A computed fold for a 354-nucleotide RNA from a Balneolota bacterium, annotated as Bacterial RNase P class A. Model confidence (mean pLDDT): 76 of 100. RNAcentral holds the sequence, with entries from ENA. Rfam family: Bacterial RNase P class A. About the family: Ribonuclease P (RNase P) is a ubiquitous endoribonuclease, found in archaea, bacteria and eukarya as well as chloroplasts and mitochondria. It is annotated as a ribozyme. The gene name in the source record is rnpB. Lineage of the source: Bacteria > Pseudomonadati > Balneolota.

């Protein structure tokens, strides 16, 4: 130096002035109610992302008594780790694409039944022969053409034709024999295992399971408007129907379990305020240790968005390589989408040079 490949990271920088959430401290106002109440100030701290996105997995947390059993539904599917746990991730087999680095794959079972395989094709699978090959017989106008038998090598059809290639063999032909190739079956070594490799046997079995269905293992349900406290307020008001023969809770159905002044709908009313769930957690970053690794285990260290009409902006200055996709809303592991520009560092292939 070009191409390319697979990781890990940055997401404009500084300043300055205003302005918004939330915190701490110090003050203020406001009112039939002096409160868990509203407004407000003035100083410090601090205030979005790799995806905060989709809401697709899984899982904590919380609530149906317990989260139990059946059917039914539904997901997941080579193997073995990892995790709380997964559809993730790590490592291996297999099978494809790639000169390589690598990259991709719903990759369990078609020798348990079903079912489907469109057109063309004899024949789409206990089968069958359109052309064609062989053999007998009869005929002949000597080119063939009739009947019967044999065959499935060759030609045709299809996405796919009952193993493929060769030699033998035969009247033509076949796994009929034989050899390499592929499958399946055993056996034997090897590996935890998928699976690989040697041997042995003509056993030769279409495809399709993101068709149905088998076989393995997983799933109760609802989702922070969960849910729990308090203040307020108020009359537990009026009807109507159901219900200890069991309502409701149970949101597939059954069965167990609960077990009623209670459950449903209609009219008429009150209240519509505050906490607390909520942010320090399966955390982050460093050493050390153990493992190929994913990830664990110890020790230090480091921290704080939490709003509920819902904050993270805006202007101007200076600098550069001239700034993309975007924005929390109970957390939290993933995966997939979206994405200007850059930095780093493994590795690979071409070429050139010493």
């Nucleotide at each position: 130096u070009g191409a390319g490949u697979c990781a890990a990271c940055c997401a404009g920088g500084c300043g300055a002035u205003c302005g918004c959430g939330g915190g701490u401290a110090c003050a203020g106002c406001g009112c039939g109610g002096c409160g868990a109440c509203g407004c407000c100030g003035u100083a410090c701290c601090u205030g979005a992302g790799g995806a905060a996105a989709g809401u697709c997995c899984g899982a904590a947390c919380a609530g149906c008594g317990c989260a139990g059993g059946g059917c039914a539904g539904g997901g997941u599917g080579c193997c073995g780790g990892g995790u709380a746990a997964c559809g993730c991730c790590c490592g291996g087999u297999g099978g494809c694409g790639g000169c390589g680095a690598c990259g991709c794959c719903a990759a369990g079972g078609a020798a348990a039944g079903u079912g489907c395989c469109a057109c063309a094709g004899a024949a789409a699978u206990u089968a069958a022969a359109c052309c064609g090959c062989c053999c007998g017989g009869c005929c002949u106008c000597c080119g063939g053409g009739c009947c019967g038998g044999g065959c499935a090598a060759g030609g045709g059809u299809g996405a796919a034709a009952c193993g493929g290639u060769g030699c033998g063999g035969u009247a033509a032909g076949a796994g009929c024999g034989c050899a390499c190739c592929g499958g399946c079956g055993g056996u034997c070594a090897g590996g935890c295992a998928a699976c690989u490799g040697g041997c042995c046997g003509g056993c030769c079995a279409g495809g399709u399971a993101a068709a149905c269905c088998c076989c393995a293992c997983c799933c109760g349900c609802u989702g922070c408007a969960a849910g729990g406290c308090c203040a307020a307020a108020u009359a537990g008001g009026g009807g109507a129907g159901g219900g200890a023969u069991g309502a409701c809770g149970u949101g597939g159905c059954c069965c167990g379990c609960u077990g009623a002044g209670c459950c449903u709908c209609c009219c008429g009313g009150g209240u519509u305020g505050g906490c607390c769930g909520c942010c320090a957690g399966a955390g982050g970053c460093g050493g050390c240790a153990g493992g190929c690794g994913a990830c664990u285990g110890c020790c230090g260290u480091c921290c704080u968005a939490g709003a509920c009409a819902g904050a993270u902006g805006a202007u101007c200055g200076c600098c550069c390589g001239c700034g993309a996709c975007a924005g929390a809303a109970u957390u939290c592991g993933g995966c997939u989408u979206a994405c200007a520009g850059g930095u780093u560092g493994g590795c690979u292939c071409a070429c050139c040079u010493a």